The prediction has a mean pLDDT of 77. A computed fold for a 112-nucleotide RNA from a Nitrospirota bacterium, annotated as c-di-GMP-I riboswitch aptamer.
RNA sequence: CUUUGCUCAGAGCAAACCUAUAGGAACCGGGGGGCGCAGAGCUACGAAGCUAAUUGAGAACAGUAACCAUCACAACGGUCUUGCUGUUUUAUAUGCUGGUCGAGCCGCCAAA
Repeated sequence: CUUUGCUCAGAGCAAACCUAUAGGAACCGGGGGGCGCAGAGCUACGAAGCUAAUUGAGAACAGUAACCAUCACAACGGUCUUGCUGUUUUAUAUGCUGGUCGAGCCGCCAAA
């Protein structure tokens, strides 16, 4: 240096879940916990997956304005059509996952 992880040493990381923080969410970070991991160390470049605040689209419903009706005001009523708002559906990453895979970088011990 390369390959391998049967054996040795000293260590390391920490899934689900609980707690609680920030966040719209996915998820992240802290504490507990320990399913597992020889890279479960680091990096979102490619693939894959998660979320959808934002933005776009469609439909339905509700509200409101406008309009119609009324001699007129108010109230009540109507709405083929139009604008706005909200809820629901769908697409969307600019958000995220390195414990999904590839790629890149760095690294402990042992054996050959």
Taxonomically the source falls in Nitrospirota (Bacteria, Pseudomonadati). It matches the Rfam family "c-di-GMP-I riboswitch aptamer". From the family's description: GEMM was predicted in a large-scale screen for bacterial structured RNA regulatory elements. Gene Ontology term of the family: cyclic-di-GMP binding.